[in-house]
Molecule: c-di-GMP-I riboswitch aptamer
Organism: Deltaproteobacteria bacterium
RNA sequence: CAUCGUAAAGGGCAAACCUUCCGAAAGGCAGGGACGCAAAGCUUCCGACCUAAGCUCUCAUAGUGAGGGUAUGGUAGCGGGGUUGCAGUG
Numbered sequence: 001c002a003u004c005g006u007a008a009a010g011g012g013c014a015a016a017c018c019u020u021c022c023g024a025a026a027g028g029c030a031g032g033g034a035c036g037c038a039a040a041g042c043u044u045c046c047g048a049c050c051u052a053a054g055c056u057c058u059c060a061u062a063g064u065g066a067g068g069g070u071a072u073g074g075u076a077g078c079g080g081g082g083u084u085g086c087a088g089u090g
Stems, first nucleotide, its partner, number of pairs: 001090002004088001012037002017032003021028002035077001041083003045080003048075003054070006
């Protein structure tokens, strides 16, 4: 320096689920817990997916109602890109 990173060693992270709090929800923080992970570190740039408070459209109603659309909300442990990186190996 590298696009490799199988084994060993030392470490790291932590799915489901439970509890607390935040949130309209999706989901997230913290604690417990381990299904897994060599980037399961970071980043929503692209695609995908989840949610729909607000906004908007339609219908209905005297009136709070019902349904559709929409990300400005999320998932980095869905994939790609970007970026940083341990032991080892070359």